Overview: Transfer RNA from Candidatus Giovannonibacteria bacterium RIFCSPHIGHO2_01_FULL_45_23, 72 nucleotides, folded computationally. It matches the Rfam family "tRNA". Rfam describes the family as follows. Transfer RNA (tRNA) molecules are approximately 80 nucleotides in length. It is annotated as a transfer RNA. Model confidence (mean pLDDT): 84 of 100.

[in-house]
RNA sequence: GCGCCCAUAGCUCAGUGGUAGAGCGUUCGCUUGACAUGCGAAAGGCCUGAGGUCCGAUCCCUCAUGGGCGCA
Numbered sequence: 001g002c003g004c005c006c007a008u009a010g011c012u013c014a015g016u017g018g019u020a021g022a023g024c025g026u027u028c029g030c031u032u033g034a035c036a037u038g039c040g041a042a043a044g045g046c047c048u049g050a051g052g053u054c055c056g057a058u059c060c061c062u063c064a065u066g067g068g069c070g071c072a
Stems, first nucleotide, its partner, number of pairs: 001071007010024004018055001026042005048064005
């Protein structure tokens, strides 16, 4: 320098065009003498940034930024 992949909740990841979910973690409640386990509930993300397409974009296109891999 060229090509490919990734970026979504505190962490690990789903979601491939119609107002974003799970597990773990956190908080509260029930249960216990207390803790753990179990059960129930809640908080928490305008989806890396900018632009474009579209009635509508986390999703498609372009560029940028960060990370990973390959080739030279």